[in-house]
A computed fold for a 350-nucleotide part of an RNA from Capsicum pubescens, annotated as small-subunit ribosomal RNA, central domain. Model confidence (mean pLDDT): 86 of 100.
Context: one part of a larger RNA
RNA sequence: UUAGGCGUAAAGUAUCUGUAGGUGACUUUGUAACUUUGUCAUCAAAUCCCAGGGCUCAACCCUGGACAGGAAGUGGAAACUACCAAGAUGGAGUAUGGUAGGGGCAGUGGAAAUUUCUGGUGAAGCGAUGAAAUGCAUAGAUAUUGGCAAAAAUACUAAUGGUCAAAGUACUCUGAUGGGCUGGCACUGACACAGAGAGACAAAAUCUAGGGUAGCAAAUGGGAUUAGAUACACCAGUAUUCCUAGCCAUAAAUAAUGGAUACUAGGUGCUGUGUGUAUCAACCAAUGCAGUGUUGUAGCUAACUCAUUAAGUAUCCCGCUUGGGGAGUACGUUCUCAAGAAUGAAACUC
Numbered sequence: 001u002u003a004g005g006c007g008u009a010a011a012g013u014a015u016c017u018g019u020a021g022g023u024g025a026c027u028u029u030g031u032a033a034c035u036u037u038g039u040c041a042u043c044a045a046a047u048c049c050c051a052g053g054g055c056u057c058a059a060c061c062c063u064g065g066a067c068a069g070g071a072a073g074u075g076g077a078a079a080c081u082a083c084c085a086a087g088a089u090g091g092a093g094u095a096u097g098g099u100a101g102g103g104g105c106a107g108u109g110g111a112a113a114u115u116u117c118u119g120g121u122g123a124a125g126c127g128a129u130g131a132a133a134u135g136c137a138u139a140g141a142u143a144u145u146g147g148c149a150a151a152a153a154u155a156c157u158a159a160u161g162g163u164c165a166a167a168g169u170a171c172u173c174u175g176a177u178g179g180g181c182u183g184g185c186a187c188u189g190a191c192a193c194a195g196a197g198a199g200a201c202a203a204a205a206u207c208u209a210g211g212g213u214a215g216c217a218a219a220u221g222g223g224a225u226u227a228g229a230u231a232c233a234c235c236a237g238u239a240u241u242c243c244u245a246g247c248c249a250u251a252a253a254u255a256a257u258g259g260a261u262a263c264u265a266g267g268u269g270c271u272g273u274g275u276g277u278a279u280c281a282a283c284c285a286a287u288g289c290a291g292u293g294u295u296g297u298a299g300c301u302a303a304c305u306c307a308u309u310a311a312g313u314a315u316c317c318c319g320c321u322u323g324g325g326g327a328g329u330a331c332g333u334u335c336u337c338a339a340g341a342a343u344g345a346a347a348c349u350c
Stems, first nucleotide, its partner, number of pairs: 003322004007304002012318001015200003022193002026087003030083002033081001035077005042070002049065006091191001092188003096183004103177001105175003109171001110154001114150002117147005125136002162169002207246005215241001220236003258317006266295010299306001323350003332343004
């Protein structure tokens, strides 16, 4: 490489957009590259195969013949692929009427809790733990009750719920804004799928500069525990956590399940939005589309399980895998302020 595979055994890029290349729905002409079919010459001899013959047989040797296949020329066919032209509307999109939402951005306002500060009341402890001690407190703490301020996070509602490409996203209100779903069917007329490189976005932590710092809290200090205790539990506490502007580019970035399309029993919930029946109106009951759960048949699976949201049945495109360790290491290269990230072996060994 082929082939088999990729939920859990090795293996799905964190996610999306998109270039090249790949693949691509319906109808009707035409062309004939591809495809298919005929013909012509050719592919040295020997060898192989077939039929005869000669060495006593055989190996061996001699004579004759052919298939298959290849490439070149030439003549037909037009179903498939391709191309040219025309058309249609089912895929896709645009416009339009509705509609749900913690989708993103900017601003505004709020309440509870915590802590500091500042008054009142009050008087000896408080706090902590398995038990204590360190710690705080007569310079009046803890407790309780007024007031000012600060920073961070937004109780209940809350759900098996909503939404976003993923990461993520929740107090109120306002502004402009992205995407989705649905209805009728007005318009375009295959405009589609996927996507190597590439680009964008990307939790937490780290880094750079400037702010901010209530609470929590790596490091660090102290008191304990202990044989020791560089720990667990306790008292403190800095970076960080927050904001602005950059950097980094990784996570068990998980559904450990790439994307798209079509098909293949049901039952039962929830979310959004329709339909018709019915009604004065609203329910109940029925049903379509889009999503999100649960259970389960066929089928699949090594089993567990999955099962119309497939891990079933098929097609297309991309990524990845090939025993364990050595090793996500070394070397080289690219990127980065750094930390490091990406790419990524071998010897050797079992």